[in-house]
RNA sequence: GCAGGCCGGGUGACCGCGAGCCUUCUGGCUCGAGGAAAGUCCGGACACCGUAGGGCAGGAUGCUGGGGAAAUCCCAGGCGGCGAAAGCCGACGGAAAGUGGCACAGAAAGGAGACCACCACCGGCGUAACGCAACUCCGGAGACGCCGGGGGCAAGGGUGAAAAGGUGGGGUAAGAGCCCACCAGCGUCGUGGUGACACGACGGCUCGCCAAACCCCGUCCGGUGCAAGGCGAACAGGCCCCGAUGACGUAGCCCGCGUAGGGGCCGGGUCGGCCGCUCGAGCCGCCGAGGAAUCGGCGGCCUAGAUGGAUGGUCACCCUCGACAGAAUCCGGCUUAGAGGCCUGCUACA
RNA sequence: GCGGGCGUAGUUCAACGGUAGAACAAGAGACUUCCAAUCUCUUAACGCGGGUUCGACUCCCGCCGCCCGCU
Numbered sequence: 001g002c003a004g005g006c007c008g009g010g011u012g013a014c015c016g017c018g019a020g021c022c023u024u025c026u027g028g029c030u031c032g033a034g035g036a037a038a039g040u041c042c043g044g045a046c047a048c049c050g051u052a053g054g055g056c057a058g059g060a061u062g063c064u065g066g067g068g069a070a071a072u073c074c075c076a077g078g079c080g081g082c083g084a085a086a087g088c089c090g091a092c093g094g095a096a097a098g099u100g101g102c103a104c105a106g107a108a109a110g111g112a113g114a115c116c117a118c119c120a121c122c123g124g125c126g127u128a129a130c131g132c133a134a135c136u137c138c139g140g141a142g143a144c145g146c147c148g149g150g151g152g153c154a155a156g157g158g159u160g161a162a163a164a165g166g167u168g169g170g171g172u173a174a175g176a177g178c179c180c181a182c183c184a185g186c187g188u189c190g191u192g193g194u195g196a197c198a199c200g201a202c203g204g205c206u207c208g209c210c211a212a213a214c215c216c217c218g219u220c221c222g223g224u225g226c227a228a229g230g231c232g233a234a235c236a237g238g239c240c241c242c243g244a245u246g247a248c249g250u251a252g253c254c255c256g257c258g259u260a261g262g263g264g265c266c267g268g269g270u271c272g273g274c275c276g277c278u279c280g281a282g283c284c285g286c287c288g289a290g291g292a293a294u295c296g297g298c299g300g301c302c303u304a305g306a307u308g309g310a311u312g313g314u315c316a317c318c319c320u321c322g323a324c325a326g327a328a329u330c331c332g333g334c335u336u337a338g339a340g341g342c343c344u345g346c347u348a349c350a
Numbered sequence: 351g352c353g354g355g356c357g358u359a360g361u362u363c364a365a366c367g368g369u370a371g372a373a374c375a376a377g378a379g380a381c382u383u384c385c386a387a388u389c390u391c392u393u394a395a396c397g398c399g400g401g402u403u404c405g406a407c408u409c410c411c412g413c414c415g416c417c418c419g420c421u
Stems, first nucleotide, its partner, number of pairs: 001346007009318007017032006034324001038335002041333005046225004053255004058221005063077005078092001079090004093216002098214002100210003115157002118152002121149007130139002165183006184206001186203007229275003237266006247259003282301008319322001351420007360374004368404001376392005397413005
């Protein structure tokens, strides 16, 4: 430095608070917050609602295998990225179905293009060697330079995050996967693996990036949340409007289905009681299966349940002087907060 | 308990994924005898941390804070 696991002040006395049991009605005994009880980000159990049917819309998700009730969950592996390493991170299907975007710069940002530069050809002009016996005149094939024309090419320059493979050699008028070797990528085949994939051989020669842009493909999703919902108590009147030409119900729309009722205003009653409520995908120990997550068997244990909402205060002693924070139907995850301490394994340096 | 929205200069609001702007305010200067108004210039910001992307105020995820609705 990395990974994993654990603890989260302790003991005693007294006085309190909540729940359960017992009771001679005064008390006694037992139990009483967390690893996150938090955020409410996912998923379920449970309960009710039209058994929850169809289509559209919408949402979630996306490598492979395994686990799990399920999941934005866990384990192992593959691939990619980061790191010197231990190790960490990854929404990781499709860009040859279509649409869209790629600022600035740059010639060109996608079924390309040609700014500079390079190359041969054609035309014109110039220069000098040279020729004419000679010359400031004339000629001048080829050469050199300049200009123009229609072409070739995409290797070089330059821009950019990204430029139609990279490096080297051959080849050519100049060049280019035009040809060859190696490498990268693509396709086919073979081998190994359950698979993601890896390795090897062969082939033609090369195909931009973005889907956490719309979208396409595969898979999944009924709604509402314990203020669900049930029992009992109390009050139970009036007026108006809508409704079989379609109101209401449980979803944004349509179909289908069920029921005849639904809404507003005023008046009246309760603002209290009981259940749901904690025994559960439970906790601990041992054994077994498995590489692990996890699963199975046996034994033991009961460990908050309030409803204005309990878990606190004082004193004494000790230590390393004590963080973040407190249940409200329950459970599995994820994320976030967190003083300090302990244990195990690994890596690097000295 | 369930659900929705917002966070950008001091304040109120903008901004297709491509240099963050406007108004008012503040400071300085000009004009004026002075003040106000006006004109010019300046200062000053994407709530925090990751990810996707060449590039993030913008897209995605997680926190933090604020506001609102239903029951």
Two RNAs folded together computationally: RNase P RNA and transfer RNA, 421 nucleotides in total. Rfam match: Bacterial RNase P class A. Rfam classes the family as a ribozyme.